RNA sequence: GCUGUUGUAGCUCAGUAGGCAGAGUAACGCCUUGGUAAGGCGUAGGUCGGCGGUUCGAAUCCGCUCAACAGCU
Numbered sequence: 001g002c003u004g005u006u007g008u009a010g011c012u013c014a015g016u017a018g019g020c021a022g023a024g025u026a027a028c029g030c031c032u033u034g035g036u037a038a039g040g041c042g043u044a045g046g047u048c049g050g051c052g053g054u055u056c057g058a059a060u061c062c063g064c065u066c067a068a069c070a071g072c073u
Base pairs, nucleotide, nucleotide: 001072002071003070004069005068006067007066010025011024012023013022019056027043028042029041030040031039049065050064051063052062053061
């Protein structure tokens, strides 16, 4: 230098023939207990790596770019 994969909540990840952004776990509150753990219920937490394009509508399609990893030279 070229090619490919990955990037979504604090963490681990789902979500693709474009149509309300989700789960587990962690955090916080409540219930339960003599108290704790476990368990149950609930709350909050995201400009979907960044910029632009296509579209009525983009996490999803296209271009560029950044980062990590892998391969080639």